[in-house]
Context: one part of a larger RNA
Molecule: large-subunit ribosomal RNA, half A
Organism: Bacteroidetes bacterium GWF2_29_10
RNA sequence: GGCGCAUGGGGAAUGCCUUGGCUCUCAUAGGCUAUGAAGGACGUGAUAAGCUGCGAUAAGCUUCGGGGAGGUGCAAAUAACCUUUGAUCCGGAGAUUUCCGAAUGGGGAAACCCGAUCUAUAUGAUCAUCCGCAAGGAAGCUAACCCGGUGAACUGAAACAUCUAAGUAACCGGAGGAAAAGAAAACAAAAGUGAUUCCCUAAGUAGUGGCGAGCGAACGGGGAAUAGCCCAAACCAAAGAUGUCUAGGCAUUUUUGGGGUUGUAGGACUUACGUCAAAUACAUUGAAUAAUAAUUAGAAAUAACUGGAAAGUUAUACCAUAGAGUGUGAAAGUCACGUAUAUUAAUAUUAUGAGAUGUUAAGUAAGUAUCCUGAGUACCACGGAACAGGAGAAAUUCUGUGGGAAUCUGCCGGCACCAUCCGGUAAGGCUAAAUACUCAUGAGAGACCGAUAGUGAACCAGUACCGUGAGGGAAAGGUGAAAAGAACUCCGAACAGGAGAGUGAAAUAGACCCUGAAACCAUGCGCUUACAAGCGGUAGGAGGAAAGACGUAAGCUUGCUUAUGUCGGACUGACUGCGUGCCUUUUGCAUAAUGAGCCUACGAGUUAACUAUAUUAGCGAGGUUAACCAAAUUUAUUUGGGAAUCCGUAGCGAAAGCGAGUCUUAAUAGGGCGCAUAGUUAGUAUAGUUAGACGCGAAACUUUGUGAUCUACCCAUGUCCAGGUUGAAGCCACGAUAACACGUGGUGGAGGACCGAACCAGUUAGCGUUGAAAAGCUUUUGGAUGAGGUGUGGGUAGGGGUGAAAGGCCAAUCAAACUGAGAGAUAGCUCGUACUCUCCGAAAUGUUUUUAGGAACAGCCUUAAUUAAUUGUGUCAUAGAGGUAGAGCUACUGAUAGGACUAGGGGACUUCGCCGUCUACCGAAUCCUGACAAACUCCGAAUGCUAUGACAUCUAUAUUAGGAGUGAGGCAGUGAGUGCUAAGAUUCAUUGCCGAGAGGGGAACAACCCAGACCAUCAGCUAAGGUCCCCAAAUAUAUGCUAAGUUGAACUAACGCGGUUGAACUGCAGUGACAGCUAGGAUGUUGGCUUGGAAGCAGCCAUUCAUUUAAAGAGUGCGUAACAGCUCACUAGUCGAGCGGUUUGGCAUGGAUAAUAAUCGGGCAUAAGCAUAUUACCGAAGCUAUGGAAUUACGUAAGUAAUUGGUAGGAGAGCAUUCUGACGGCGCUGAAGGUGAGACGCGAGUUUUGCUGGAGCUUUCAGAAAAGCAAAUGUAGGCAUAAGUAACGAUAAUGCAGGCGAGAAACCUGCACACCGAAAGACUAAGGUUUCCUGAACAACGCUAAUCGGAUCAGGGUUAGUCGGGCCCUAAGUGGUAUCCGCAAGGAAAACACGAUGGAGAACUGGUUAAUAUUCCAGUACUGCUAUAUAUAGUGAAGUCAGGACAGAGUGGUGAAAGGUCUGCGUACUGACGGAAUAGUACGUUUAAGGGUGUAGAUAUACGAGGCAUAGGCAAAUCCGUGCUUUGUGUCGAACCUGAAAGUACCAGGAGUCUUCGGAUGAAUGGAUAAUGACUGUAAUCGUACUCUCUAGAAAAGUGGCUAAACGUUAAUAUAUAUAGUAUCCGUACCGCAAACCGACACAGGUAGUCGAGGAUAGUAUCCAAAGGUGCUC
Repeated sequence: GGCGCAUGGGGAAUGCCUUGGCUCUCAUAGGCUAUGAAGGACGUGAUAAGCUGCGAUAAGCUUCGGGGAGGUGCAAAUAACCUUUGAUCCGGAGAUUUCCGAAUGGGGAAACCCGAUCUAUAUGAUCAUCCGCAAGGAAGCUAACCCGGUGAACUGAAACAUCUAAGUAACCGGAGGAAAAGAAAACAAAAGUGAUUCCCUAAGUAGUGGCGAGCGAACGGGGAAUAGCCCAAACCAAAGAUGUCUAGGCAUUUUUGGGGUUGUAGGACUUACGUCAAAUACAUUGAAUAAUAAUUAGAAAUAACUGGAAAGUUAUACCAUAGAGUGUGAAAGUCACGUAUAUUAAUAUUAUGAGAUGUUAAGUAAGUAUCCUGAGUACCACGGAACAGGAGAAAUUCUGUGGGAAUCUGCCGGCACCAUCCGGUAAGGCUAAAUACUCAUGAGAGACCGAUAGUGAACCAGUACCGUGAGGGAAAGGUGAAAAGAACUCCGAACAGGAGAGUGAAAUAGACCCUGAAACCAUGCGCUUACAAGCGGUAGGAGGAAAGACGUAAGCUUGCUUAUGUCGGACUGACUGCGUGCCUUUUGCAUAAUGAGCCUACGAGUUAACUAUAUUAGCGAGGUUAACCAAAUUUAUUUGGGAAUCCGUAGCGAAAGCGAGUCUUAAUAGGGCGCAUAGUUAGUAUAGUUAGACGCGAAACUUUGUGAUCUACCCAUGUCCAGGUUGAAGCCACGAUAACACGUGGUGGAGGACCGAACCAGUUAGCGUUGAAAAGCUUUUGGAUGAGGUGUGGGUAGGGGUGAAAGGCCAAUCAAACUGAGAGAUAGCUCGUACUCUCCGAAAUGUUUUUAGGAACAGCCUUAAUUAAUUGUGUCAUAGAGGUAGAGCUACUGAUAGGACUAGGGGACUUCGCCGUCUACCGAAUCCUGACAAACUCCGAAUGCUAUGACAUCUAUAUUAGGAGUGAGGCAGUGAGUGCUAAGAUUCAUUGCCGAGAGGGGAACAACCCAGACCAUCAGCUAAGGUCCCCAAAUAUAUGCUAAGUUGAACUAACGCGGUUGAACUGCAGUGACAGCUAGGAUGUUGGCUUGGAAGCAGCCAUUCAUUUAAAGAGUGCGUAACAGCUCACUAGUCGAGCGGUUUGGCAUGGAUAAUAAUCGGGCAUAAGCAUAUUACCGAAGCUAUGGAAUUACGUAAGUAAUUGGUAGGAGAGCAUUCUGACGGCGCUGAAGGUGAGACGCGAGUUUUGCUGGAGCUUUCAGAAAAGCAAAUGUAGGCAUAAGUAACGAUAAUGCAGGCGAGAAACCUGCACACCGAAAGACUAAGGUUUCCUGAACAACGCUAAUCGGAUCAGGGUUAGUCGGGCCCUAAGUGGUAUCCGCAAGGAAAACACGAUGGAGAACUGGUUAAUAUUCCAGUACUGCUAUAUAUAGUGAAGUCAGGACAGAGUGGUGAAAGGUCUGCGUACUGACGGAAUAGUACGUUUAAGGGUGUAGAUAUACGAGGCAUAGGCAAAUCCGUGCUUUGUGUCGAACCUGAAAGUACCAGGAGUCUUCGGAUGAAUGGAUAAUGACUGUAAUCGUACUCUCUAGAAAAGUGGCUAAACGUUAAUAUAUAUAGUAUCCGUACCGCAAACCGACACAGGUAGUCGAGGAUAGUAUCCAAAGGUGCUC
């Protein structure tokens, strides 16, 4: 380390529980609000942070009613109180009700700021806008339902445009408790109905429709509920106005009253008759009743036992109009609350409403001359829309444009239009019920959930948190019956934590608290592991070994303990055989193809309607109800009613129509479709269609909104740029020129000029890359007076902006932002899809496809039923069709080698005209020989196919109906195409196998060989293949071969080979072969020729001849210059038996070359190699044997026989979980759950029992489902791994001593050292919002520790007439009245208002606190206002005029403060022992606003003063402007004086504090000295100056002058002076280049403005360093 067991930790599953949800039912209510809502802010308690309540009368006040003993909410505790003189509490009615919000006096950044008027002068009231004559009303909020306006897209159509989605989503307007609709210019059809609305049906019908996808009525029938009316007009009258008039009237018009309201037309009108007060209706009032809003009464049980506790058990009782339910220490009719049933209201509301009062309510008949009966209307044309109906033949309805009637003898409709007929009477209005919905209230229900569920939310949740914002959005329940919540002791620094003790039934119920699983982490024990190799199992198994059993011995408590022996064998497991996970996807995966770190919980074919089939049940030529109604003792139920409707009972035909037939047709023929009867309703199963439709998953599209705190551009207003350099124009001088030009020198100070800091940018390299940083750091670089940088406030918004243009930027997002919604968009795509057993079992093919990874039909599978043959399959026989393999071609077509022959052609010769001759040329045809073909055939099989017969098999075939899957295939053999007769290539055909197939063999190896696995067996026989060992079986037999480790896999060739071994043929050989040895190998002749030479042997020639011989070539090689020489052929001798050649086999051999050592190891002539033959054996899940299970068939049964591999897929039978019903059962003597052990079942699973647990559980039979997980880069939580690893955030740096403390590298103090110093110092805006100071204290936070802290707890702290802001002003811009525009919402916008980043505007010095100071204190000032006094005067504005009032750059001057340097002076200190002088060191040597004055200086085209005129300044003006004129020198302005009796160093002093007792520190208070020097220097100021330049550089108020209205002779008013008063609201702490802001952090980043000493220096660069700060939290 591994396995096992035990005990714990960790964690929060499981079980049980429920305060909370979800879905509904029945009632109620259906609104609140200017009498100030909804919703908030802030307050409010003795102590009070949150919730709740309430509102300055503030967890409450008054009163009426109820109630009757305790109260002061959640929520403890203490204190203090209230209450029988009735509290708290419950109900009714009142009072109060801050501020914001429609928000309403004005403004505004909601909860704040600023006014005016009145009066009773206070703690008061009033003051918005719009509509309306007025009374009065409106506004704003609110879940769904309703009506209307505007109106998408995804999607579907397998694309898409009409169409669909859909008039949906969304936005907008409006109303009510409902809304809308509504009393026929309606339907219908020869019969009738009689407003509207809703339900069932008609009906998925008629229709409509790229006649696609789809969309889809009405009439009629059955029901619910029922309700009808009023105006306009004609006519009459009154009043007013106008006109006219003969003044009597008349006409017109307006208003009011009467009248009148319809289709059988009605009314007016004329005539006649009749009617007066009652039903009825409406309004007001209203006894009484009922309901609601607090209540009250309410029966009946005890004991014993168990137990912590009784409600359990046992025993004996009782009540019941009450046995619903909940609680009580377990399970209660009789314990509690309740329940059935009764009961109550001063007051309020609602309903009904006797009664009372008032108002209102007349027609009928006849006549029919006249009048009236809804006009820019009906209707028509064009363009659209709604109707089921898409422009269609298109009626009907609405209307944008243009036309435009009739008047009852009229007009409209009845699906174009016309006629007849029928129905109705438009162009005005009102109208309950039946219907829709539920934010809310009350009472209830559930085969709904039970803490990852159910609402997002059981809990202080729309919270924490995230985001600029719109918006998004969690986690988190349980002690116990009762806190009895652990007194006391101990360990410990400890109020941490723990150990005892105690409580309790239980503390392993101890507050992290019920149960307490798994991952994971430990500890103990048993076995095992250090020469050994891997899917971690399985089969065997040595050894070790717990429990337990038996025996023996000992002890005592007499049934236990200890020791020991024998068994036993949980567990472990040396060693051995075999064995490459799971899922998915694939032709095929151990694959190095996908997915999963592990565990737990959750997690995917559901539901509704319709359709089809099967099955079960009811009824049956019939079956069946729907809506709705009624009843009930069980009420979301049951029973009954309800026949409308639907299906069936008759079909055929396009239809008229006919009908067991009908249609076609001339037909009576033939043929098609029918007839010779079974359906229908419901349940269940399966499938389909429509719905999100098995789950998760886009990129996108549309719509409403939210964003310019980032960034782009723009607008307004501010601000910033060290220092150095260059030297344009112009000007001046001189020269020069006729004059210019031009030149030289100076002056001058231009520039998208130069160098270079701040600042801005981001070029190079490195680092960083789980960073310090979601873009940085270091180095280096570019710009740096400009098209420059930057602050504040604003503007532009998503197919839009902005863009010096990169598709850049628009909040870390951009080829179309973000948020919510349509929405569960769609996804022919990928992934995932959960228990068991049994039966059968595919496909990867054809046709078509905007089709090829999808689909339809067919094929193949399955289930059920039917049919039983002329069915299927096999064998044999017989009879056939056919043109393949083969073969053939003098049999065609075509191709083709050689030869012969040859027409013709080419060439040559020729007497060159012909003729002719020749040919190493081409060559048709013919002939001979040879020979090719998928698209050649004179021929032509095998196999296959068809038919018939027989035999075998026995339904295997077929038909109908339901359900599929498959339509990517692969390899091997054979036949072919393509290719290279390449491919593990590709395409067909055919067969087999894999796919979906295990087992044996082939080393391993889907497909090859053998063989098809129901289960078990320590039985047998075989197949392929094997038998020396690994490794089961022959070291078998016989005969050969191989020498190469060939052969034993893929791997071999042409060619070579005296390797070896066979066979056949053939030659030589005892007349002596072959080989060896000995000897010869001669002569003519050096053959001839040639040659310099050629003599056998350079070359040429040939009767290569002849002779001698046993034999010897005019020579087979070597050799020489040529000879010579050596050989060979040939011959003899010797030897003594076989020796050669050719052809053809077997096995070897060379040819033979690839990258890690490698086809195992051994072996190989006595094979374990190769070949042939033979025998035996081994060998599989095959076959057999024995036992068992299941399926099918047969059988009455017993039983027999066959069968049982399996992916997609079909079919069947079961297990488990949750809930419900019924009959039952179990449970504190211990349910569920958890955790071990045993048994049973093929299995899913079931059951028994030990321990834990502490209150519920459940059999059986049925029913209903949120009904089974290993995977979805699944969701949530927990826990591992990496790993005690990386890291601890600038390398500016620490060290020592002391202190506090349990503890010190980091805290405090001191001393050293180091770092910054244009900052790493100081001030301040934004932003933050208490971080500031003090005390306590260290769990967490701080990247370590911590005694420390920006962390925690408590207390304290911010003081203003003058600082900043409001009460003043305006800019960009914003709001917005009139007005204009727009479906609506809304947009634009004079006036007016708001709005700083600008204008205006009054305070300084010193001191003081732990923490504030221009704020407090001291001193010294200033401003506004009020009052009084004095003096003077015409005053007077929202009008007018002036002024306020403005750019950039640049030169120079004057000359402070601050600062610095030097000197002097004051005080203190230093001098090695003392003194003195001198010297040195340190510190100090200082002063504000205001008042006064007007110096230096600036300015002369400057600055003033006076007079006259005046058509301008919207009216006026004495003012301004303009013109003319006279005249002056002033104007500005640092310094300076004063302020100054202050205060600093210093001296004295000494409260107190600390102390190591030496001393240290030190508040109040008092005293007082030293320069009114020099130099340097400046970008303060003068100065908004001056000069130059072109781009020509805010507004308004405050301020001054003038007059208008008005007032006016007294001081209302103004000015001046003095005195006395008075002066409101907000901010003020602290950080502020940062640990407090923006960056998720105590983050190397970012952040506007001001000051910023000294030395060196041009310098704010750089280096060193002052003050000051710091050493960067390991």